[in-house]
Context: one part of a larger RNA
RNA sequence: UCAUGGCUAAGGAACUAGGCAAAUUAGUCCUGUAACUUCGGGAAAAAGGACCCCCACUUUGUGGGGCGCAGAGAAAUGGCCCAGGCGACUGUUUAUCAAAAACACAUGGCUUUGCUAAAUCGAAAGAUGACGUAUAAGGCCUGACACCUGCCCGGUGCUGGAAGGUUAAGAGGAGAGGUUAGUCGCAAGGCGAAGCUUUGAAUUGAAGCCCCAGUAAACGGCGGCCGUAACUAUAACGGUCCUAAGGUAGCGAAAUUCCUUGUCGGGUAAGUUCCGACCUGCACGAAUGGUGUAACGAUCUGGGCACUGUCUCAGCCAUGAGCUCG
Numbered sequence: 001u002c003a004u005g006g007c008u009a010a011g012g013a014a015c016u017a018g019g020c021a022a023a024u025u026a027g028u029c030c031u032g033u034a035a036c037u038u039c040g041g042g043a044a045a046a047a048g049g050a051c052c053c054c055c056a057c058u059u060u061g062u063g064g065g066g067c068g069c070a071g072a073g074a075a076a077u078g079g080c081c082c083a084g085g086c087g088a089c090u091g092u093u094u095a096u097c098a099a100a101a102a103c104a105c106a107u108g109g110c111u112u113u114g115c116u117a118a119a120u121c122g123a124a125a126g127a128u129g130a131c132g133u134a135u136a137a138g139g140c141c142u143g144a145c146a147c148c149u150g151c152c153c154g155g156u157g158c159u160g161g162a163a164g165g166u167u168a169a170g171a172g173g174a175g176a177g178g179u180u181a182g183u184c185g186c187a188a189g190g191c192g193a194a195g196c197u198u199u200g201a202a203u204u205g206a207a208g209c210c211c212c213a214g215u216a217a218a219c220g221g222c223g224g225c226c227g228u229a230a231c232u233a234u235a236a237c238g239g240u241c242c243u244a245a246g247g248u249a250g251c252g253a254a255a256u257u258c259c260u261u262g263u264c265g266g267g268u269a270a271g272u273u274c275c276g277a278c279c280u281g282c283a284c285g286a287a288u289g290g291u292g293u294a295a296c297g298a299u300c301u302g303g304g305c306a307c308u309g310u311c312u313c314a315g316c317c318a319u320g321a322g323c324u325c326g
Stems, first nucleotide, its partner, number of pairs: 001321008010312002014310001019307001027051005036041001038144001052066006067071001079305007086297002091103002108141006119128003145292004150222003155219002157215005164210003170204002175199005182191003223241005250284001251281001262278005
């Protein structure tokens, strides 16, 4: 000097990103226990008291007495409260830097599937689904509960429709070319049946696409400008353009707010954080769920009581290591 323990005057978070670490609390019995609440909880809420030994007796208690600084005499053994965000909860997870607000979950919804089911594995046989049968099985989303879940089908997707347009192979074979028995010709060459062969027009030809409907708890989307009230300001109101439709309820500087430490209030002597409001929502918004919510959380944020070497500001002790000498 380091590590691990023990103690500390006065103060008591002034430390620090942050009470990290440490301290406080702690057992049993008795008393007592708030808001809120899904009436179960919250709750060990909180806040208090008792606890050893001896004697007697109407012996699980009452009375009397005794000792110590201290009677749960050691060890083990909850610190508590208030408010907010997120997630309902118990659970699961990055074996070896992340345990969470992520995943799961009960609940809700959409959708596929009538049984040789759909879906999945396999080349097939076959198997899972299931020795199940729509109160079942698969896929997708949401995520307890309460109150709710608005408008848009123009685009994309899916489902249904089949009149018309387009459209493959195939069918079809008009026509055209090649070859040559023959024929014409003195010759060069011309014409050329049947057969074979190379092509090939019209016509016909399914699904799909175009087309017509439906569908958003399918993927998704949910406006701009101008004017107007007897102070001013604002605009219930009007005009106009565009759109498939122009964001409803609720919430809102938010895990979302750039400007921004927005403004006002609270808490502090002093508060970029926090809580309550406002709404000018750069860029919330309704199962990509919206808003609340008791209980729960090794969750995150702010505050308080208690407590303390975290600190003011260090000191001492013990053990181990290191250093110097040997």
Notes:
The part of an RNA shown here (large-subunit ribosomal RNA, domain IV) has 326 nucleotides and comes from an activated sludge metagenome. Its Rfam family is "Bacterial large subunit ribosomal RNA". RNAcentral holds the full RNA, with entries from SILVA.